[in-house]
Predicted 3D model of a 69-nucleotide RNA (transfer RNA) from a bovine gut metagenome. It matches the Rfam family "tRNA". It is annotated as a transfer RNA. Its mean pLDDT, the model's own confidence on a scale to 100, is 80.
């Protein structure tokens, strides 16, 4: 200097307008049982602190961390 930091993990999030998916996990259905499958649920200080705005994961500033040069 560049890229990135969002759920336990891997990652989306469009022009600033209700934070999501898959996997995992819990319950139920199905099954003699397990697995598979289906349905439903739980889980978030959007790295941290400020600013702008009616409203910020998103825009601006600073800080920290990771990877690469």
């Nucleotide at each position: 200097g560049a890229u990135g930091g969002u759920a336990g993990c891997u990652c989306a999030g469009u022009u600033g307008g209700u934070a999501g998916a898959g996997c995992a996990u819990u319950g139920c259905a199905c099954u003699u049982u397990u697995a598979a499958u289906g349905c439903a649920g739980u889980g978030g200080u959007c790295a941290c602190g400020g600013g702008u705005u009616c409203g910020a994961g998103u825009c601006c500033c600073g800080u920290c961390c990771a990877u690469c040069c």